[in-house]
RNA sequence: GGCGGUGUAGCUUAGUUGGUUAUAGCGUGUGGUUCAUACCCGCAAGGUCGGUGGUUCGAGUCCACUCACCGCCA
Numbered sequence: 001g002g003c004g005g006u007g008u009a010g011c012u013u014a015g016u017u018g019g020u021u022a023u024a025g026c027g028u029g030u031g032g033u034u035c036a037u038a039c040c041c042g043c044a045a046g047g048u049c050g051g052u053g054g055u056u057c058g059a060g061u062c063c064a065c066u067c068a069c070c071g072c073c074a
Stems, first nucleotide, its partner, number of pairs: 001073007010026003019057001028044005050066005
């Protein structure tokens, strides 16, 4: 330098043919339970879907460029 893959919550992740409110588990906070802690049960918060732009009535999803990481070729 060329090609391919991955990027969604603090961590691991689901997301169908583009479709109306973006998921779950762990963790965190909080309530219940307990003499107390843990386990267990409930509730809540937490996301510019890596970034910018484009297509579209509508984008996590499609397109272009770009960033980070991984792999292959030279």

The RNA shown here (transfer RNA) has 74 nucleotides and comes from an uncultured Clostridia bacterium. It matches the Rfam family "tRNA". The family's RNA type in Rfam is transfer RNA.